[in-house]
Molecule: transfer RNA
Organism: Cephaloticoccus sp.
C1' cells in the first nucleotide's frame, strides 16, 4: 500500500439487522447475617448535575420522523497479501 475483521461503561459481552443502549455476567457500593472475616443474600451501580433534566455505540459529516445499526471521510486495533534494490 490493498482486501477482511473489529471499535459500545472500570473489564467481558448484548440489542428482532432502523425503534426504550449497555441486557447477562465480572469488578465496585451500600445493607443483612457473622465475635470478626469469607461465603451467601438484598438494593445500588455509563458521564454531568442538588434535582428537574441533559448526554452516551471510536472521530468528523450524511441520509432519515428516528441510526449501535444505512452511506461517505478520517483514526485505532487485529488478521491476510504485496512491497522490500
Nucleotide at each position: 500500500g490493498c482486501c477482511c475483521a473489529g471499535g459500545u461503561g472500570g473489564c467481558g459481552g448484548a440489542a428482532u439487522u432502523g425503534g426504550c443502549a449497555g441486557a447477562c455476567g465480572c469488578a465496585g457500593u451500600a445493607g443483612a447475617c457473622u465475635c470478626a472475616a469469607a461465603a451467601u443474600c438484598u438494593a445500588c451501580c455509563g458521564c454531568c448535575g442538588c434535582a428537574a433534566g441533559g448526554c452516551u455505540u471510536g472521530u468528523g459529516g450524511g441520509u432519515u420522523c428516528g441510526a449501535u445499526u444505512c452511506c461517505c471521510a478520517c483514526c485505532c486495533u487485529g488478521g491476510g497479501c504485496a512491497c522490500c534494490a